[in-house]
A computed fold for a 72-nucleotide RNA from a Candidatus Parcubacteria bacterium, annotated as transfer RNA.
RNA sequence: GGCCCCAUCGUCUAUCGGUUAGGACGCCCGGUUUUCAACCAGGUAAGAGGGGUUCGACUCCCCUUGGGGCUG
Numbered sequence: 001g002g003c004c005c006c007a008u009c010g011u012c013u014a015u016c017g018g019u020u021a022g023g024a025c026g027c028c029c030g031g032u033u034u035u036c037a038a039c040c041a042g043g044u045a046a047g048a049g050g051g052g053u054u055c056g057a058c059u060c061c062c063c064u065u066g067g068g069g070c071u072g
Stems, first nucleotide, its partner, number of pairs: 001071007010025004018055001026044003030040002048064005
C1' cells in the first nucleotide's frame, strides 16, 4: 500500500429499516436494618464524525477518524 471486520448508557451487551433504543453490572434516591452488606422498589445515562438513499436510518451506501485481523 491492498482487502476484511468492528465502533450503541460509566462498563459489558441486545436491537439488523418503523413510532418510548431494551437488559445486566455500576451510580443516585427511597424502603428494610442499631449500622454496613444483602434484599426490595424507583431513577440516572448511549447510536464515533460528515454526507447520501428512503415516507422513515443505530440498521443500507460513500468518505473521514479510531481499533483489530489477513496479505504484497
It matches the Rfam family "tRNA". By type it is a transfer RNA. NCBI's taxonomy places the organism under Bacteria, Bacteria candidate phyla, Candidatus Parcubacteria. It was read from a public genome assembly.